The prediction has a mean pLDDT of 82. Transfer RNA from a Patescibacteria group bacterium, 72 nucleotides, folded computationally. Its Rfam family is "tRNA". It is annotated as a transfer RNA.
RNA sequence: GCCGAUGUAGCUCAGUGGUAGAGCAACUCCAUGGUAAGGAGUAGGUCGUCGGUUCAAUCCCGACCAUCGGCU
Numbered sequence: 001g002c003c004g005a006u007g008u009a010g011c012u013c014a015g016u017g018g019u020a021g022a023g024c025a026a027c028u029c030c031a032u033g034g035u036a037a038g039g040a041g042u043a044g045g046u047c048g049u050c051g052g053u054u055c056a057a058u059c060c061c062g063a064c065c066a067u068c069g070g071c072u
Stems, first nucleotide, its partner, number of pairs: 001071007010024004018055001026042005048064005
């Protein structure tokens, strides 16, 4: 230099055109003589950035950024 993959909650990952979920973690409550395990609930997200297409974009298209891999 060229090609490809990935980027979504604190972490690990779903989702797929109709304004986003799970597990673990955090907080509150229940329960116990107390702790752990357990049960119920709450909060937490400008879906990497900037544009484009569309009535509508996490999803489709382009550029860029970061990480990883391959080729030279």